RNA sequence: GCGGGAUUAGUUUAGUGGUAAAAUGAGUCCUUCCCAAGGAUUAGACGCGAGUUCGAUUCUCGCAUCCCGCA
Numbered sequence: 001g002c003g004g005g006a007u008u009a010g011u012u013u014a015g016u017g018g019u020a021a022a023a024u025g026a027g028u029c030c031u032u033c034c035c036a037a038g039g040a041u042u043a044g045a046c047g048c049g050a051g052u053u054c055g056a057u058u059c060u061c062g063c064a065u066c067c068c069g070c071a
Stems, first nucleotide, its partner, number of pairs: 001070007010024004018054001026042005047063005
């Protein structure tokens, strides 16, 4: 330099053109003499920019970071 892939709560993963799901972690409460375990509940996220669209996390383009291969 060329090609391909990935980017979603603090972390690990789903997801799909129409309100973004779960596990784990965090806060509060219940249970308990205390701890642990268990239960309930709350907050928390689509890398950045542009385009298409009534509507974009999803489709297209560019940028950034990371990974793989070729040279």